Molecule: c-di-GMP-I riboswitch aptamer
Organism: Deltaproteobacteria bacterium
RNA sequence: UGCGCUGUAAGGCAAACCUUCCGAAAGGUUGGGACGCAAAGCCUCCGGCUUUAAUCUCUUUGAAACGGAGAAGGUAGCGGGGUUGCCAGA
Numbered sequence: 001u002g003c004g005c006u007g008u009a010a011g012g013c014a015a016a017c018c019u020u021c022c023g024a025a026a027g028g029u030u031g032g033g034a035c036g037c038a039a040a041g042c043c044u045c046c047g048g049c050u051u052u053a054a055u056c057u058c059u060u061u062g063a064a065a066c067g068g069a070g071a072a073g074g075u076a077g078c079g080g081g082g083u084u085g086c087c088a089g090a
Stems, first nucleotide, its partner, number of pairs: 005089002012037002017032002021028002035077001041083003045080003048075003055069003
């Protein structure tokens, strides 16, 4: 210096819930708050899950609403993969 292991100490992140703002929604964001996390740092490439606005469709004389389909939305705290990396110990 690199790789792997462990998580005693330091330091870090922050689920539910409340709150602010954004969004059609899912969800994200701000402040609080801690269920947990050794990459719970970052990236949607693959699979999964989730939402259904545009759009298509059903219906109709025609259209709209309802219903159905629909990811180009979301989830990195669902898994795989990629990438970067702190402290202590053996």